[in-house]
This is a predicted structure of an 83-nucleotide RNA (transfer RNA) from Alistipes sp.
């Protein structure tokens, strides 16, 4: 140059045109353990476990369609093949 594959949450990935998700990870609580207290009750730790919560404009731009992450067009960027 020419060919495939890939880009989704901080991080590994799912999503077969009809409500964006899971896992780890953060925050909160529970729970358990701890310290100081007569008590109430504060403060501090946690490997496992257990419940919520935050957190995306799906790699850009445009197009199709009542409706796109998903189906076209151009492009950016990774890999990985051919010359």
């Nucleotide at each position: 140059g020419c060919c495939g594959a890939g880009a989704u949450a901080g991080c590994u990935c799912a999503g077969u045109g009809g409500a964006a998700g899971a896992g780890c990870g953060g925050c909160a609580g529970a729970a358990c353990u701890u310290a100081c207290g007569a008590a109430a009750g504060u403060g501090g730790g946690u490997g496992c476990u257990c419940u919520g919560c935050a957190g995306g404009u799906c790699g850009g731009u445009g197009g199709u369609u009542c409706g796109a992450g998903u189906c076209c067009a151009c492009u950016u960027c990774u890999c990985g093949g051919c010359a």
It was read from a public genome assembly. NCBI's taxonomy places the organism under Bacteria, Pseudomonadati, Bacteroidota, Bacteroidales, Alistipes.